[in-house]
Context: one part of a larger RNA
């Protein structure tokens, strides 16, 4: 000087407390461990691994296993030589497929050849999701959006170092004020950026419809208009600016006015010096080591989907603040061409047929659902709950046996609110309700977004956890 203390002082955080809803019990989904297996590919491991890499394993993916094949190779460059093609199409030999055979069809030219493509030969080489993240780059997590981390000059100290950065106040903040052997500066904080909340202005189609006219079963449907809504450019607005009080006449704090908004208005992006030899050689790049008729490459089939069990994360429930039925209402944000698909029609339905419109503020996906109204059920393992199983189907796709999703009918398991323990959340939040997108042929209870309805509680900082500042002790460095 740090680090540590079941030392002290001060401060902060959904850290506790006050509340609301969960997990832990059930069934299922999903990940992991374990076990099994020919293989169940690999990685991730307290917080910070475990719906994680994977924004989507039937084949492919795929890295694993079995079998069958290739050896200058599936891919790249170079040399020699031969051909005029290759691909595609047709026929054909095997076969599980890879793999072959036959036929068909280059361009330019100064005719020397050149280009392009394919075959053959030899090697230089290719190739490796093989090892090492404790050789590395890059990227990322974490403490933590915590308020810290440093430097120059000066001064003090023999020196390691100290000072500044400590002190008195204050702040979300090393934020600001005052003081001070310090005076300044940098990286952080804040602001600048995006979004949302108010107003003005410009513009007015594909959006809108107040007034005027036409028109309909209804309808911005038409003329017309751009007032309004909205869209998207520009501008204004919030700064402790004003008033009162507290304070050291300061910084600042408390209250008030005006205002759409008040003291950082809400949300996002933004992550200092560093810590964990943290994660990743399987995104990529890369040193070294290793394989080179195989640890490379191709193909078929299987596996990654196994199942006495254990754990994590979720979904659905256990019901009447509910279930079911009938007929009504109100969103936002997105996506659409090998696509979204209206209307019509067939089917109980998943869907089928047909194909209007739309590269979309024009058309479509599209029905929002909770909610409200009416009816029914009357406390039951039930008209709760839907697992499991049987049968019959639909769709995608070469192909749904291993191993897809969905539909109809039948079946109707556990479960009556969950031990010890434990998690999230402070406001348009929790809780609850549906909608969309990426990936994607098909395949979400996951992920990322969107809006609808919409609470309770916070006395306070004694205690638990984590962090910051000062100080003190130290068998630690």
């Nucleotide at each position: 000087u740090g680090a540590c203390g079941g030392g002290g002082a001060c401060c902060c955080g959904c850290a506790c407390a006050a509340g609301c809803g969960g997990u832990g019990g059930a069934g299922c989904a999903u990940g992991u461990g374990g076990u099994u297996u020919a293989a169940u590919u690999c990685g991730a491991a307290g917080c910070a691994a475990c719906g994680c890499g994977a924004a989507g394993a039937a084949c492919c993916u795929u890295a694993c296993c079995a079998a069958a094949u290739c050896u200058u190779g599936a891919c790249a460059u170079c040399u020699a030589u031969c051909u005029g093609a290759c691909a595609g199409u047709a026929c054909u030999g095997a076969u599980a497929a890879a793999c072959g055979g036959u036929a068909u069809u280059c361009u330019c030219u100064u005719c020397g050849g050149a280009g392009c493509a394919g075959g053959u030969a030899a090697g230089a080489c290719a190739g490796g999701u093989g090892g090492u993240g404790c050789a590395u780059g890059g990227u990322u997590g974490u403490c933590g959006u915590c308020a810290g981390c440093u430097c120059g000059u000066g001064u003090c100290g023999u020196g390691a170092g100290a000072u500044g950065u400590u002190g008195g106040g204050u702040u979300a903040a090393g934020u600001c004020c005052c003081g001070c052997a310090a005076c300044g500066a940098g990286c952080g904080c804040a602001a600048c950026c995006c979004u949302u909340g108010u107003u003005c202005u410009u513009a007015g189609u594909a959006g809108c419809c107040a007034g005027c006219a036409g028109g309909u079963a209804a309808a911005g449907c038409u003329g017309g208009g751009c007032a309004c809504u909205c869209u998207a450019g520009g501008a204004a607005g919030a700064c402790u600016g004003c008033c009162g009080g507290a304070g050291a006449c300061a910084a600042u704090c408390c209250g008030g006015a005006g205002g759409a908004a008040g003291g950082u208005g809400g949300g996002g992006a933004u992550g200092a010096c560093g810590u964990c030899a943290a994660a990743u050689c399987a995104u990529c790049a890369u040193g070294c080591c290793c394989c080179u008729u195989a640890u490379g490459a191709u193909u078929u089939g299987g596996g990654c989907u196994a199942c006495a069990c254990a754990c994590g994360u979720g979904c659905u429930a256990c019901a009447a603040u509910g279930g079911c039925g009938u007929a009504a209402a109100c969103a936002a944000a997105g996506g659409g061409a090998g696509g979204c698909a209206g209307a019509g029609u067939c089917g109980u339905g998943a869907g089928g047929c047909c194909g209007a419109g739309c590269a979309a503020a024009u058309c479509c996906c599209a029905a929002a659902a909770a909610u409200a109204a009416c009816g029914u059920c009357u406390c039951a393992g039930u008209u709760c709950g839907g697992a499991u199983u049987g049968u019959a189907g639909u769709c995608u796709g070469c192909a749904a046996c291993u191993c897809g999703a969905c539909u109809a009918c039948a079946u109707g398991a556990a479960g009556c609110u969950g031990g010890a323990a434990u998690c999230g959340c402070u406001a348009g939040u929790a809780a609850u309700c549906g909608c969309g997108a990426a990936u994607c042929a098909g395949a979400a209870u996951g992920u990322c977004g969107c809006g609808g309805u919409g609470a309770a509680u916070a006395c306070g900082u004694u205690c638990c956890c984590g962090g910051g500042u000062c100080u003190u002790g130290u068998a630690c460095a």
This is a predicted structure of a 477-nucleotide part of an RNA (small-subunit ribosomal RNA, 3' major domain) from an uncultured bacterium.
RNAcentral holds the full RNA, with entries from Greengenes.
Its Rfam family is "Bacterial small subunit ribosomal RNA".
Its mean pLDDT, the model's own confidence on a scale to 100, is 81.